[in-house]
Context: one part of a larger RNA
Molecule: small-subunit ribosomal RNA, central domain
Organism: Cereibacter sphaeroides
Formats: sequence, C1' cells, structure tokens
RNA sequence: CUGGGCGUAAAGCGCACGUAGGCGGAUCGGAAAGUAUACUGGCGUAAGCGCACGUAGCGGAUCGGAAGUCAGAGGUGAAUCCCAGGGCUCAACCCUGGAACUGCCUUUGAAACUCCCGAUCUUGAGGUCGAGAGAGGUGAGUGGAAUUCCGAGUGUAGAGGUGAAAUUCGUAGAUAUUCGGAGGAACACCAGUGGCGAAGGCGGCUCACUGGCUCGAUACUGACGCUGAGGUGCGAAAGCGUGGGGAGCAAACAGGAUUAGAUACCCUGGUAGUCCACGCCGUAAACGAUGAAUGCCAGUCGUCGGGCAGCAUGCUGUUCGGUGACACACCUAACGGAUUAAGCAUUCCGCCUGGGGAGUACGGCCGCAAGGUUAAAACUC
Repeated sequence: CUGGGCGUAAAGCGCACGUAGGCGGAUCGGAAAGUAUACUGGCGUAAGCGCACGUAGCGGAUCGGAAGUCAGAGGUGAAUCCCAGGGCUCAACCCUGGAACUGCCUUUGAAACUCCCGAUCUUGAGGUCGAGAGAGGUGAGUGGAAUUCCGAGUGUAGAGGUGAAAUUCGUAGAUAUUCGGAGGAACACCAGUGGCGAAGGCGGCUCACUGGCUCGAUACUGACGCUGAGGUGCGAAAGCGUGGGGAGCAAACAGGAUUAGAUACCCUGGUAGUCCACGCCGUAAACGAUGAAUGCCAGUCGUCGGGCAGCAUGCUGUUCGGUGACACACCUAACGGAUUAAGCAUUCCGCCUGGGGAGUACGGCCGCAAGGUUAAAACUC
C1' cells in the first nucleotide's frame, strides 16, 4: 500500500455553518482551396468554353490542447536469481554468453475516458409570483385554577403522617370552612407513534419583530452543486461568578422511625439550587445507540400539510412533502431492517483493531474553579 468493518459484538464527532482539499449534470469543437467529367440554366455554336452560379461525384488538406491514459520506436537498466557452457582434482567460488530485470528517460503518434481551453443547454441548484400549516426563535403585556403565607369571620379538640408509629403543628384556638390580600413558579382539559426545529429543544392567551419549510405556477439565472481536515457558532441538566427573586419542591444537614447496624429506602423539617438578567462551563444512554448527500429497487393500511379531477358536497380517486404500522425482493451472526433501509450503487468526512491498566499519567490548549479536550506506556491476563 491492498484487503475488513462501525443499529445491538471495538467503532458515526451532540448539532450546524463553512475554509483548504476531494468529488461532480448534458451537448459540441475543423478550415481553405480545387476539379477532367455528368446534370441544370446562361453565353455561344464550327469545334466548344469550368470564364460565372448551383448540385452530385472525385481528389487533396484538415479535425481545440495533450497532463493522466493507450500504442510504436530508440536509449539505459552493476551485481544477485534463472538457463547453457567453461576454470580451480569436486563443491562452495569464479569467468563467458543468453534470458529476465514487468522500471526509468527520450521521441513519434491516438484522442474514447479523466483533465485543461472555448462555446452552448436545462433535468441538479437557485430565483420570481401566488397560496398554506406549525408548542420554530426573541421581546413585551396579560389570564384563570392550585399550593403557601398574612388579615378577618364561623367553630372546637384535635390535626398531620405511616405498614404501624413517632418527631411535628394545635386551647396563645390549629385542622375544617367563608371572605379579602400578598407573592412566586408552572400552564389541567384540548393532546394525538399530532406539529415545528440542524441538534439541544419548544405547549395558557395576545401583540411586535424574525428564521426555516410545504404546495401550485413560472416566459428568469445557467452547474452557480455535494462533502468538509483545521476553524467558527449553537448546545439538556448539573455546576460557577455578579446582582435580584424565592410560593412549591428539594442535594447537604437536623430530628423521628425501621434495622443486628441504617451515614439509606419511609416520615417531619430544611439550606444551596430550581426562577430572572448578564457572563462562564461545553458535557449526557446529547439515542434512531443508525454521519451527510444523490440515484435506483414490490406492496398494503393509518395519520399530518398542500394541489388536481369527479360528482351523491363530503366522499372517492390521484399527485407532491412529512410522520407511523405491517410486509416482498434483498440484507443480517441472529435479533431484526426493509422506498424515512441496516437493500443495490456513487462521493466526501469521522471513527475501530483483544480485556484490564485508562478515557488514566505526563505535556499542550481551554476554564474563575469544578473540570473539559487531545492522549500514552510499563505491567498483567
């Protein structure tokens, strides 16, 4: 270098944008000058004349470039190995010749393919116009239920809690119930293998700003595309910094139980935190444990968003785009996957190479820290 893999055995970066690089749709590439002759018309007629135009035939010349590629020729390719001889008494060894050395260089050509140059095209990609769906994002405002607390009324001895209890609260009037008030957080029903988003994720209602997507039409641009090492950005929860906020819940902590013990499970309390603003952290079973893109390959049944056609006007058929279930071909070690592939192919990136040591040590980079990232070896089985 070739060869094997990555749903679950080791292995897809958490996700995107994008630099370098790699890969990439369809078609085409010529120029100048002749001509005995034949046909046609013109001129002319004695023969005829290519002097003029067109067509046909004929002949010559020519076919973008040639890096990769292919073909021919030439040069060169020590020794070794192989073959045939020869020389040391044999052999090892040495000598001569041949073949081979599948290589490299030079040169002459070819032009299908890749590439380069030039030109053209519309299917890929984008744009324009008209519709549509949506918890997509950011900011501001606002609503009701519930928990807790405070004030007041009624009211009296219990209430809580558990497997059973106790800690706890209550005659200084609790629990229960009615009215009023405060404050914070989350949005029941609708709700759906429903929707949107690149992923993380997003759910009361209203407004403002804003991203993406789908369908239909299209007379525009004309390959503008795909992937993407580095890089940059986003990135649940927990955690950190500063300042607010704090109802409920609740690491730590305290107490009561349980138990042989109980640093737990259960109970009563309860602080960080959970919430907001700004800044960091950059990790997750960040999962579909399945990278992105494109093309092709039986179906059936749901569901979401559009279009078209038909008529019984709310159904049927059909067609795009999502999201599911089952199931052929095919794949798979099996489980299973199966047009949303783990099928058949192509392009690009990432990653794997026995278990432990170890995602650790050291060093670098990043971070306020916690730590993250990159990432071994000895030894051992």